[in-house]
Molecule: Bacterial RNase P class A
Organism: Algoriphagus sp.
RNA sequence: GGUGCAAGUCGUCUUGUCGCUGUCUCGCAAGGGAGAGAGGAAAGUCCGGGCAACGCAGAGCGCCAUACUUCCUAACGGGAAGGGUGCUGACUGGGAACGGUCAGUAUACAGCUAGUGCCACAGAAAAUAAACCGUCCGACCCGAUUUCUAUCGGGAUGGAUAAGGGUGAAAAGGUGGGGUAAGAGCCCACCGGGCUGAUGGUGACAUCAGUUGCAUGGCAAACCUUAUGGGUUGAAAGAUCAAAUAGGCCCCGGACGAAGAGCUGCUCGUUCGAUUCCGAUUCGUCGGAAAUCCGGGGCGGGUAGAUCGAUUGAGCCUGCGCGCGAGUUCAGGCCUAGAUAAAUGACAAGAAUCCCGCAAGGGAAACAGAACCCGGCUUACAGACUUGCACUUUUU
Repeated sequence: GGUGCAAGUCGUCUUGUCGCUGUCUCGCAAGGGAGAGAGGAAAGUCCGGGCAACGCAGAGCGCCAUACUUCCUAACGGGAAGGGUGCUGACUGGGAACGGUCAGUAUACAGCUAGUGCCACAGAAAAUAAACCGUCCGACCCGAUUUCUAUCGGGAUGGAUAAGGGUGAAAAGGUGGGGUAAGAGCCCACCGGGCUGAUGGUGACAUCAGUUGCAUGGCAAACCUUAUGGGUUGAAAGAUCAAAUAGGCCCCGGACGAAGAGCUGCUCGUUCGAUUCCGAUUCGUCGGAAAUCCGGGGCGGGUAGAUCGAUUGAGCCUGCGCGCGAGUUCAGGCCUAGAUAAAUGACAAGAAUCCCGCAAGGGAAACAGAACCCGGCUUACAGACUUGCACUUUUU
């Protein structure tokens, strides 16, 4: 210098003419003047909130979400910095098992002794888990060798074994030594595991020491358990004003502490919640009627305009300081779309970026359009830039 991979930033600017929309201002009006006008994702609707409505506030269950530690933030399933574990690479200790240092990378990283469940096939056996091959011992049969004892080979049987071999993703810690009929933590050393303590750290954890032979796997993105958190709906949410109708018709329940209405999927609790008359009465209350009242449902008719919500914010920019960092105190500056079926554009010139070309010059430019607002996450993307890693080339 080139290529590839990964992470991140930017992803157009200026002037003029004409056109469109809002705001402010001048004008009786027509119109004039000033200023502003679609993104890094505006996308997906996946999270968290602000705000609005419903309940005066609440409890339990269900359902859902999260899950190593500390910090940041309004909050988050987000971000920063760390820890553990696995894998990869370089160097390195040890006879081996197994480690150490550095770097990168992945991590759905609470719990499998609370319980239940699954692990196909293969394999003897898959967790209350084991004897297929093999090895050893006893006695029996056959053969060979042999002076005797005994040795070797084969067959079938009884017992022992889990070191060697096989199956598998995974097989009752690992390496080495002793011991044994042959073997096995059976014993020992080391590594690993459990328990206890000390030191360091905010903490997850780390280091060291002591002790103990220490059988019992994996899966919870299996059901589940534990801890923490969660009311619902959503700007077509909602609020106000205006207008119009048929005080229409039908059905059901109820009228005093009870129907019904309630905020959420259910339950509890609690709140609101509607007459008169007549008759009977054991004076507790019971029954009836209504053209009255409360509530629910169905049919039918009328109206459907306007204003607000609506953009001053957990806002943006710059600077000193604090912090490893994400961020943050303070100071100064700025106001930057608000439409309502939808405006934010077109043309010309120049500049910036990229490609071709000696030059003149020519050509190209992705993903993509606000709709209550904000903070994240995810996805898409021409080109340029920054950083890291790997490979390669050239020069010194």